[in-house]
RNA sequence: UUAAGGGCAGCCCCUUGGGGAAACUCAGGGGUGUAACUGGGUGAACUGUCGGGAAACCUAAAGCGCGAAAGCGCCAUGGCAAUCCGCAGCCAAGCCCGAGGGAACGCCUCGGGAAGGUUCAGAGACUAAUGCGCCCGGCGCCUAAAGCCUGAACGGGGCUAUGGCGAAGAGAUAGUCCGUGCCCGAGGGAAACCUCGGG
Numbered sequence: 001u002u003a004a005g006g007g008c009a010g011c012c013c014c015u016u017g018g019g020g021a022a023a024c025u026c027a028g029g030g031g032u033g034u035a036a037c038u039g040g041g042u043g044a045a046c047u048g049u050c051g052g053g054a055a056a057c058c059u060a061a062a063g064c065g066c067g068a069a070a071g072c073g074c075c076a077u078g079g080c081a082a083u084c085c086g087c088a089g090c091c092a093a094g095c096c097c098g099a100g101g102g103a104a105c106g107c108c109u110c111g112g113g114a115a116g117g118u119u120c121a122g123a124g125a126c127u128a129a130u131g132c133g134c135c136c137g138g139c140g141c142c143u144a145a146a147g148c149c150u151g152a153a154c155g156g157g158g159c160u161a162u163g164g165c166g167a168a169g170a171g172a173u174a175g176u177c178c179g180u181g182c183c184c185g186a187g188g189g190a191a192a193c194c195u196c197g198g199g
Base pairs, nucleotide, nucleotide: 001006011033012031013030014029015028016027017026018025019024037138038137039136040135041134042133047088048087050086051085052084053083057079058078063074064073065072066071089118090117091116095113096112097111098110099109100108101107122178124177125176126175127174128173139166140165141164142163145162147159148158149157150156182199183198184197185196186195187194188193
């Protein structure tokens, strides 16, 4: 996510390779189902005749098989779509760099940048923060390179985080609205389905 069977993803376990002193982490393959903290800050952009991929599921034109035929079966390159991404532009708080002002790295102005976001809702509009995003802390656990202490047993021992870990769901989460779902009609299509108008 599906009405369900089921599909995909996350973490976990095993494994291979890269990074790392280690903890751990990134990527590929296989398996399976136990567990998964917290306070504060931010709430902006939300654009393009933009672009690439996608399981399950629906349909079966062409093709293939069967049949005397009618027809039946298989099958996606047709759809729908959980969702995975790229380009350009743009963006809140915090961070980094440059220029100018200033006594001043810390403030102000201007410009640029990294991460992240937007792009990516059921067409869509808006609000929020109880976020799963980003920023700053706390807590728990793991590791101990460097540092410190110690030993004389030298393939040492101990302490300490500036290092790590505490899953995913936001391709609209919580809401308000709107749309869809129903009926009628038009167009495209073999169908599934799509687009448009009215109720």